[in-house]
Context: one part of a larger RNA
Molecule: large-subunit ribosomal RNA, domain IV
Organism: metagenome
RNA sequence: CUGCGGUUAAGGAACUAGGCAAUCUAACCACGUAACUUCGGGAGAAGUGGUCCCUCCUCCUUUAUCGGAGAGGGCGCAGAGAAUCAGCCUGGGCGACUGUUUAUCAAAAACACAGCUCCGUGCCAACUCGGAAGAGGACGUAUACGGAGUGACGCCUGCUCGGUGCCGGAAGGUUAAGGGAGUCGGUCAGGGGUUCGCCCCGAAGCUGGCGGCCGAAGCCCCGGUAAACGGCGGCCGUAACUAUGACGGUCCUAAGGUAGCGAAGUUCCUUGUCGGGUAAGUUCCGACGCGCAUGAACGGCGUAACGACUUGGGCGCUGCCUCGACCGCAGACUCG
Numbered sequence: 001c002u003g004c005g006g007u008u009a010a011g012g013a014a015c016u017a018g019g020c021a022a023u024c025u026a027a028c029c030a031c032g033u034a035a036c037u038u039c040g041g042g043a044g045a046a047g048u049g050g051u052c053c054c055u056c057c058u059c060c061u062u063u064a065u066c067g068g069a070g071a072g073g074g075c076g077c078a079g080a081g082a083a084u085c086a087g088c089c090u091g092g093g094c095g096a097c098u099g100u101u102u103a104u105c106a107a108a109a110a111c112a113c114a115g116c117u118c119c120g121u122g123c124c125a126a127c128u129c130g131g132a133a134g135a136g137g138a139c140g141u142a143u144a145c146g147g148a149g150u151g152a153c154g155c156c157u158g159c160u161c162g163g164u165g166c167c168g169g170a171a172g173g174u175u176a177a178g179g180g181a182g183u184c185g186g187u188c189a190g191g192g193g194u195u196c197g198c199c200c201c202g203a204a205g206c207u208g209g210c211g212g213c214c215g216a217a218g219c220c221c222c223g224g225u226a227a228a229c230g231g232c233g234g235c236c237g238u239a240a241c242u243a244u245g246a247c248g249g250u251c252c253u254a255a256g257g258u259a260g261c262g263a264a265g266u267u268c269c270u271u272g273u274c275g276g277g278u279a280a281g282u283u284c285c286g287a288c289g290c291g292c293a294u295g296a297a298c299g300g301c302g303u304a305a306c307g308a309c310u311u312g313g314g315c316g317c318u319g320c321c322u323c324g325a326c327c328g329c330a331g332a333c334u335c336g
Stems, first nucleotide, its partner, number of pairs: 001331008010322002019317001027051005036041001038152001052074005058069003075079001087315007094307002099111002115150007127136003153302004158232003163229002165225005172220003178214002182210006190201004233251005260294001261291001272288005
């Protein structure tokens, strides 16, 4: 010096990103326990006292012993005499909760969850696995099963169907394979011409091209649908101080953000401004509302209980610190 363990005057978080770490607390009995609350809880809230041994004139209990209450007495620094054995209170955020997760750096506000909603499915169900037979779904049958989203509970969930998706519609437009009227060509039996090289015409068959017309779904089109994917404005003016703008004008849009909440886990400017807490507070709490860029099942706002979550404050307690010191064990190191 390193690791592990222990003690420490006075102070007591001044340490630090942060009380990280280590203390404190702890059992049983009695008393006593707040806000809030879904009336279950919160609660072991918090907080306070007691705890060993002996005696029995008292009472309760017991068949008796024992046990309990009461009274009196005894000893020690200390009576849960050792070990095991919650520190507590309080404000906010998130998630209702118990659960689940990154085997081996993340346990969480992530996943799941009951509950809610939408969509599909009438049974040889939808859906899934399989090449198929077949199987699961289910020896179930819409109070069932599958898919998607949201996520207890309470109060709620606004406007927009123009785009995209899905559902419905079938009049019209467009439209494939296929069929095919017709038409053009290749080949050449044959006919004609010939300078005998060949040239022209050309039936049937075979074959190539084009092709009026007939031809579904789809798309176009017409509607519906947002707890489907999504979206939810700008400029100018205006009240008898000023400021502000209930009000007016105008442009654009499918419609211009309702209720709520709001410098937020969302706020750039920003340590916004005001209030609280501190001697002093970029954090924290309550407000305000000019929301760079909140907002309603990608749910909005609340919420008792719960949390090895996260962020403030306080009490207790401490070598975290002022600021170090000492002791034990095991190493390192020196000698052997």